[in-house]
RNA sequence: AAUCACCUAUGGAGAGAGUGCCGCCGACAUCGUGCGGACGCCGAAGGGGCAAGCGGCCUGUCAAUGCUGGGGCAGGCGCGAAACUCUCAGGCGAAAGGAUUCGUAGGCGUGA
Numbered sequence: 001a002a003u004c005a006c007c008u009a010u011g012g013a014g015a016g017a018g019u020g021c022c023g024c025c026g027a028c029a030u031c032g033u034g035c036g037g038a039c040g041c042c043g044a045a046g047g048g049g050c051a052a053g054c055g056g057c058c059u060g061u062c063a064a065u066g067c068u069g070g071g072g073c074a075g076g077c078g079c080g081a082a083a084c085u086c087u088c089a090g091g092c093g094a095a096a097g098g099a100u101u102c103g104u105a106g107g108c109g110u111g112a
Base pairs, nucleotide, nucleotide: 003112004111006107007106008105009104010103011102012101013100018039021037022036023035024034025032026031040092041091042090046088047086048085049084053079054078056077057076058075059074060073061072062071
């Protein structure tokens, strides 16, 4: 100095599943961003769970032993990812939201 990463702002793309049923209320039958109920369903806000692995901890045991050391095996515990899984939360016309992703502008200044 510049790129990635990170931070801030902002633009684009972005799936799934009830415009379902019953009651109440309001309008007055058709309607409703309203309230309550019984079921069905979705996974991509958020949250929970775990595999391999671990030079993390503990216990037992075997070997070795002058001392030291990260010795072997078994068991328990811990750490441990996702778009997997659960469905607590959220959602099931459109809109909104949306994991993730592609940019733009600025910042930070060594993590690479």

Model confidence (mean pLDDT): 77 of 100. Glycine riboswitch aptamer from an Anaerolineaceae bacterium, 112 nucleotides, folded computationally. Taxonomically the source falls in Anaerolineaceae (Bacteria, Chloroflexota, Anaerolineae, Anaerolineales). Its Rfam family is "Glycine riboswitch aptamer". Rfam links the family to the GO term glycine biosynthetic process. Rfam's curators write: This family represents the bacterial glycine riboswitch.